[in-house]
RNA sequence: ACCAUUGAAGGGCAAGUCAGCUGAAAAGCUGAACACGCAAAGCUUCGGGUCUACAGGUAAAUCAAUCAUUUACCCACGACGGCCGAGCUACCAUC
Numbered sequence: 001a002c003c004a005u006u007g008a009a010g011g012g013c014a015a016g017u018c019a020g021c022u023g024a025a026a027a028g029c030u031g032a033a034c035a036c037g038c039a040a041a042g043c044u045u046c047g048g049g050u051c052u053a054c055a056g057g058u059a060a061a062u063c064a065a066u067c068a069u070u071u072a073c074c075c076a077c078g079a080c081g082g083c084c085g086a087g088c089u090a091c092c093a094u095c
Stems, first nucleotide, its partner, number of pairs: 006093002012038002016034001017032006036082001042088003046085003049080003056074007
């Protein structure tokens, strides 16, 4: 220097809870006391997957009809990425 292994210590991340704020929602941000977990739970968001459905579309009902309203379904341009895979990068220590 490279490869592989392990995770005791230091250091790191943080599900969930509560409060406030943003958002149509999914969800996100900030703060507090904590700690389900993580050895890439770092980055990209590329492939698949999942969640939501404001706007838009289709159908039905109400109506003389239009508008409008309601209901059902479709839809990502919204999100998660701590669901799986892929790519890139990396701290401390041990054998």
Predicted 3D model of a 95-nucleotide RNA (c-di-GMP-I riboswitch aptamer) from Rheinheimera riviphila. The model forms 95% of the base pairs in the Rfam consensus. The sequence was found by an Rfam model in a public genome assembly. Its mean pLDDT, the model's own confidence on a scale to 100, is 77. Lineage of the source: Bacteria > Pseudomonadati > Gammaproteobacteria > Chromatiaceae > Rheinheimera.